Context: one part of a larger RNA
RNA sequence: GAUUGAACGCUGGCGGCAUGCCUUACACAUGCAAGUCGAACGGCAGCACGGGAGCAAUCCUGGUGGCGAGUGGCGAACGGGUGAGUAAUACAUCGGAACGUGCCCAAUCGUGGGGGAUAACGCAGCGAAAGCUGUGCUAAUACCGCAUGAGAUCUACGGAUGAAAGCAGGGGACCGCAAGGCCUUGCGCGAAUGGAGCGGCCGAUGGCAGAUUAGGUAGUUGGUGAGGUAAAGGCUCACCAAGCCUGCGAUCUGUAGCUGGUCUGAGAGGACGACCAGCCACACUGGGACUGAGACACGGCCCAGACUCCUACGGGAGGCAGCAGUGGGGAAUUUUGGACAAUGGGCGCAAGCCUGAUCCAGCCAUGCCGCGUGCAGGAUGGAGGCCUUUCGGGUUGUAAACUGCUUUUGUACGGAACGAAAAAGGGUUUUCUUUAAUAAAGGGAGCUCAUGACGGUACCGUAAGAAUAAGCACCGGCUAACUACGUGCCAGCAGCCGCGGUAAUACGUAGGGUGCAAGCGUUAAUC
Numbered sequence: 001g002a003u004u005g006a007a008c009g010c011u012g013g014c015g016g017c018a019u020g021c022c023u024u025a026c027a028c029a030u031g032c033a034a035g036u037c038g039a040a041c042g043g044c045a046g047c048a049c050g051g052g053a054g055c056a057a058u059c060c061u062g063g064u065g066g067c068g069a070g071u072g073g074c075g076a077a078c079g080g081g082u083g084a085g086u087a088a089u090a091c092a093u094c095g096g097a098a099c100g101u102g103c104c105c106a107a108u109c110g111u112g113g114g115g116g117a118u119a120a121c122g123c124a125g126c127g128a129a130a131g132c133u134g135u136g137c138u139a140a141u142a143c144c145g146c147a148u149g150a151g152a153u154c155u156a157c158g159g160a161u162g163a164a165a166g167c168a169g170g171g172g173a174c175c176g177c178a179a180g181g182c183c184u185u186g187c188g189c190g191a192a193u194g195g196a197g198c199g200g201c202c203g204a205u206g207g208c209a210g211a212u213u214a215g216g217u218a219g220u221u222g223g224u225g226a227g228g229u230a231a232a233g234g235c236u237c238a239c240c241a242a243g244c245c246u247g248c249g250a251u252c253u254g255u256a257g258c259u260g261g262u263c264u265g266a267g268a269g270g271a272c273g274a275c276c277a278g279c280c281a282c283a284c285u286g287g288g289a290c291u292g293a294g295a296c297a298c299g300g301c302c303c304a305g306a307c308u309c310c311u312a313c314g315g316g317a318g319g320c321a322g323c324a325g326u327g328g329g330g331a332a333u334u335u336u337g338g339a340c341a342a343u344g345g346g347c348g349c350a351a352g353c354c355u356g357a358u359c360c361a362g363c364c365a366u367g368c369c370g371c372g373u374g375c376a377g378g379a380u381g382g383a384g385g386c387c388u389u390u391c392g393g394g395u396u397g398u399a400a401a402c403u404g405c406u407u408u409u410g411u412a413c414g415g416a417a418c419g420a421a422a423a424a425g426g427g428u429u430u431u432c433u434u435u436a437a438u439a440a441a442g443g444g445a446g447c448u449c450a451u452g453a454c455g456g457u458a459c460c461g462u463a464a465g466a467a468u469a470a471g472c473a474c475c476g477g478c479u480a481a482c483u484a485c486g487u488g489c490c491a492g493c494a495g496c497c498g499c500g501g502u503a504a505u506a507c508g509u510a511g512g513g514u515g516c517a518a519g520c521g522u523u524a525a526u527c
Stems, first nucleotide, its partner, number of pairs: 001527004006523005013371006020363001021329001026327003030324003035074003040071002043067002047065003050061004081282003091206006099199003104195003108191004112146001114144002121136006152161003166187006174181002208254003215245003220242008257279004261272004284305005307318004335361001337360003343357001344355004374405004384396004411463005419454001425449009471516005476497003482511005492499002
């Protein structure tokens, strides 16, 4: 000099954009942070509508819109947080072969016929509660057989094995008393192939400190066989051999998430890894598996432990390193805000619902950037202050007063957005595809309708009026800037040299000056 996730002191007008628990991976009150689908299902607790009964109060009725709880599907493995552990099961880069893959895309084959249960619900019971039990009824895209088998798997090449589910819209003929069958469209379902993206695994190289750590290792190193896995492999096991790593630093100890990058520097380097992005690890502590395409799962389960809470003492409940917020620790770090309008995600045919992701607002000069605190004229060089005494003057100083001008900002009033794409969606017209079909559905085009948290915010206009707005540090040398008074090795200053013991440009105050400026200094830290 540059820099910072800074803190402290004094001071403080505005705006834009960013950042904001670095310390106790300490403990957490409260609210929210993952739901959705009635176009899978039986139904109907509550609401609204319709119908029926009744003078009325009210009652009955799933008939309709819808829908609590329940069965079922998908999601909950993403998104969000933190950096404890980890020196290599991590990361970065470059390679590799023995793998998996829900949703998505492309093309192929199929979607036939049956069965038995069970929750909800009713009844009965246990318990303080959490919750649980018995019995009876019922549905499905829940569960289980049978058939079929293009392809798949196994094979002794003869063969064997194993699948599925329906729902919604529309409809001319035909069948049916009706429901419907039937046809068709869309969404699904099963099998198998390829792809995309994603993930699992292996190898090489690279990036830290200590030798006051020199030997380490028995599933250890390799082989055979078996098991296990989606998959190679001591991954696991039996047997056999005695290997394997190491002075190019094994092992041990300490420290540490890694990288893109950030800071500094002319560079080489050095230091760091906040925010943003990629990867990894963790979710009160330790262990374990279940479900699933995917987890050994932050807001799932089980066991053990510590802690907290409830209890009728028999037994139960919990996990903010999600967003806010509280206590504690600390020099120190924000609101228990708004909205799903946009972007994205989950579910759904869709409408839509959910989303503390996200977008916004709030707080803090924490940082960067920009703007302002007026401009021009004005000498009798006014008053006051300070200095000097030669009593003249010098300086503050064009500074003020005074005259004229302007109105950024602020104040008051008025107008008022972009972000919204007609993207998705609704209505309507038309065309194409499909089809038995001028239904319906799907694709395209035209017209049209509604949708903004921020926010009456940005921005624009009008009005009056210099009006609403300057501090901080320093002035011995380094280092830009000097005098007076007070003090008298005292009080004090100080980054280094050093000042202060009676004329201190070095302490304190004042006047003046210098430097930065809504900041300025100090401290800490890095180059």